Model confidence (mean pLDDT): 78 of 100. The RNA shown here (Glycine riboswitch aptamer) has 92 nucleotides and comes from an Alphaproteobacteria bacterium. Taxonomically the source falls in Alphaproteobacteria (Bacteria, Pseudomonadati, Pseudomonadota). Its Rfam family is "Glycine riboswitch aptamer". Rfam links the family to the GO term glycine biosynthetic process. It was read from a public genome assembly, where an Rfam model found it.
RNA sequence: UUGACUCCGCGCGGGAGAGAGCAGGCUUGCCUGCCGCCGAAGGCGCAACCGGUCCCCGGAAACGCUCAGGCAACAAGGGCCGCGCGGGGAAG
Numbered sequence: 001u002u003g004a005c006u007c008c009g010c011g012c013g014g015g016a017g018a019g020a021g022c023a024g025g026c027u028u029g030c031c032u033g034c035c036g037c038c039g040a041a042g043g044c045g046c047a048a049c050c051g052g053u054c055c056c057c058g059g060a061a062a063c064g065c066u067c068a069g070g071c072a073a074c075a076a077g078g079g080c081c082g083c084g085c086g087g088g089g090a091a092g
Stems, first nucleotide, its partner, number of pairs: 002092001005089010019035001021034005036071003042067001043065003049059004
């Protein structure tokens, strides 16, 4: 100098699930209450799995819980996938 690969951030595109539930209010779109549900922001787990100086410690799932969030369409959000840009690491 280059660099397979990898991590983080930003931008663009795609992106699921679940009641057009009932009652009241009046501002027609929200709010409150009640019941029923969803899991793919986040969070939590007494946790599958992985690592280490190994009977202890660390990391931790698309699994589990549903606190939060969400449940016609629209809008927003959305794990994850693809592409681009910027920065870091890196076998060779």